[in-house]
């Protein structure tokens, strides 16, 4: 860097350098000198990955049972990652609706592009 697959309405901030930006991108709305982005100490969240008993299917051993795989809901948090304004702030594609007359506005709506994170792969 590419595709695969799962998830994205919850949920978590406090000090220090430092000084002007930030929310991937586009409009748009926002935060932010009552301190952006980084960097950095300590904290918390959350449960993919990862551990624990359970339960189910299946296969192999085999013979009132044992191991493995997969599934499924659950509990734990030492360890590997995430992550701690706004819903992944919102809108980006298609399709309905309503309204207005131009190509816009309001709604609804698939779980559609993009992105994130995470896991095994290449």
């Nucleotide at each position: 860097u590419c595709a695969u697959c799962a998830u994205c309405a919850a949920g978590a901030c406090c000090g220090g350098c430092a000084g002007a930006g930030g929310g991937a991108c586009a409009g748009g709305c926002c935060c932010u000198u009552u301190g952006a982005a980084g960097c950095u100490g300590g904290g918390g969240c959350a449960a993919c990955c990862u551990c624990g008993a359970g339960c189910a299917u299946u296969u192999u051993c085999a013979u009132a049972g044992a191991a493995a795989a997969u599934g499924u809901g659950u509990g734990a948090a030492c360890g590997g990652u995430g992550c701690c304004a706004a819903a992944u702030c919102c809108u980006g594609c298609a399709g309905c609706u309503u309204g207005g007359g131009u190509g816009c506005a309001a709604g609804c709506c698939g779980c559609g592009a993009a992105g994130a994170u995470g896991a095994g792969g290449a």

SAM riboswitch aptamer (S box leader) from an uncultured Caulobacterales bacterium, 122 nucleotides, folded computationally. Its mean pLDDT, the model's own confidence on a scale to 100, is 79. Of the family's consensus pairs, 97% are formed in the model. Its Rfam family is "SAM riboswitch aptamer (S box leader)". Gene Ontology term of the family: regulation of gene expression.